[in-house]
Predicted 3D model of a 77-nucleotide RNA (c-di-GMP-I riboswitch aptamer) from a Syntrophomonadaceae bacterium. It was read from a public genome assembly, where an Rfam model found it.
């Protein structure tokens, strides 16, 4: 270095609920709070799936729904 994730070590991250705001919704920040996660970082590129719709090769939301690109932490067979 590549593959690869074993025992650690310093941490990270935040599900369902629940308050508040923003939105027509989906749903998104914030604060509580953890069901989890070795990329549960980032990117809406393909797929799917969810909402609007004047029904159009439109808008939009999901990366904690699957792949695919990017960049990381620590070190064993």
């Nucleotide at each position: 270095g590549c593959a690869g994730g074993a025992a650690a070590a310093g941490g990270g991250c935040a599900a369902a609920c629940u308050c508040a705001u923003a939105g027509u919704a989906a749903u998104a920040u914030g604060g509580g709070g953890a069901c989890g996660c070795a990329a549960a970082g980032c990117c809406a590129u393909g797929g799917g799936u969810c909402c609007u719709u004047u029904a159009g090769u439109a808008g939009g939301a999901u990366u904690g729904c699957c792949a695919g690109g990017u960049u990381g932490c620590c070190g064993a067979g």